[in-house]
This is a predicted structure of a 350-nucleotide part of an RNA (small-subunit ribosomal RNA, central domain) from an uncultured prokaryote. Model confidence (mean pLDDT): 87 of 100. RNAcentral holds the full RNA, with entries from ENA.
Context: one part of a larger RNA
């Protein structure tokens, strides 16, 4: 390379849209590029393989004919790839009627709590802990109540409940917006899958600019603890968490499982939807769909286990591995205010 592979042994991009490429649904029509098929012409000679013959054999040599997979031109085939041609409707898509949701912006509002100010009552301890200190308090704290302030978060409901492509996403109202699912009809007629580069989105943390800080809290100080204690524990404590805007682009961004398509025993849950039966107006069941979970047959698997939501049987198209270790690192380029991050080695060593 080729083969073999990617839950957990190397190895699925975090995760979308999409360019270009590959791939590609039914019948028909022409065409004949690919495709297979016949002739022809070229494939020097000498070798290779046959065959016959000559040196006593061989090695060598002299003759035959075959062979030369290529390319080229002509005829002729038309299943399958491609094209062309006028349709089809199973795929995808559009109306039209309804239905769930924490989808996703911007606004707007609640109340429980902490914390900090006020005003009362009130008197000596609060706090904290294994046990204690630092720490607060006679300048009146903790407690307990009246007012008010302000942030940040949304107890119950709450569910292996729900939506989202993935990050994620939970008070409550109304607004503006995506997607999805269900039935019956109609319409468009392959309009599809995948997708190198490209492009957008992407927990936290972190960077700037300007707010904003209640409460948590890296750094930090102080009290214990211990030989020591730069930690576990306790007090207190600033960045940051929050808000706008811009950046950064990474995570055990995990189902460790790339996307779409078809097909393959069953049983029991649930969640939105549509039918039906019985009964009678409220349950009980069954049927079908398009989610989510728990066994489990066949079959896979090294085993664990995976099993209609396959890690099964297949197909398209993509991304990736290819002994540890040096190293996801050095150099280079790209992108970044930086932190870095992203392509990505070797020498050596085992």
């Nucleotide at each position: 390379c080729u083969g073999g592979g990617c839950g957990u042994a190397a190895a699925g991009c975090g995760c979308g849209c999409g360019u270009a490429g590959g791939c590609g649904g039914u019948a028909u029509u022409g065409u004949a590029a690919g495709u297979g098929g016949a002739a022809u012409u070229u494939c020097a000679g000498a070798g290779c393989a046959c065959c016959c013959g000559g040196c006593u054999c061989a090695a060598c040599c002299u003759g035959g004919g075959a062979a030369u997979u290529g390319c080229a031109u002509u005829c002729g085939a038309u299943a399958c790839u491609g094209u062309u041609u006028g349709a089809c409707u199973a795929g995808a898509g559009u109306a039209c009627a309804g239905u769930a949701g924490a989808g996703a912006g911007a606004a707007g509002c609640g109340g429980a709590a902490u914390u900090c100010c006020u005003a009362g009552u009130g008197u000596a301890g609060c706090g904290g802990u294994g046990a204690a200190a630092u720490g607060c308090g006679u300048a009146g704290a903790g407690a307990u109540c009246u007012g008010a302030a302000g942030g940040a978060a949304c107890a119950c409901c709450a569910g292996u409940g729900g939506c989202g492509a993935a990050g994620g996403c939970g008070a409550c109202u109304g607004u503006c917006u995506g997607g999805a699912c269900c039935a019956a009809u109609a319409c468009u007629g392959a309009c599809g899958c995948u997708g190198a580069g490209g492009u957008g989105c992407g927990a936290a943390a972190g960077c700037g600019u300007g707010g904003g800080g209640a409460g948590c809290a890296a750094a930090c100080a102080g009290g214990a603890u211990u030989a020591g204690a730069u930690a576990c524990c306790c007090u207190g404590g600033u960045a940051g968490u929050c808000c706008a805007c811009g950046c950064c682009g990474u995570a055990a961004a995990c189902g460790a499982u790339g996307u779409c398509a078809a097909c393959u025993a069953g049983c029991c849950g649930u969640u939105g939807g549509g039918a039906g039966u019985c009964u009678u107006a409220g349950u009980a069941u069954u049927c079908u769909u398009a989610g989510u979970g728990g066994c489990g047959a066949a079959g896979c698997u090294a085993a664990c286990g995976c099993g209609a939501u396959a890690a099964g049987u297949u197909g398209a198209c993509c991304g990736c591995c290819u002994g540890g270790g040096g190293a996801g690192u050095a150099c280079g380029g790209u992108c970044g205010c930086a932190a870095g991050a992203u392509u990505a080695a070797a020498a050596c060593u085992c």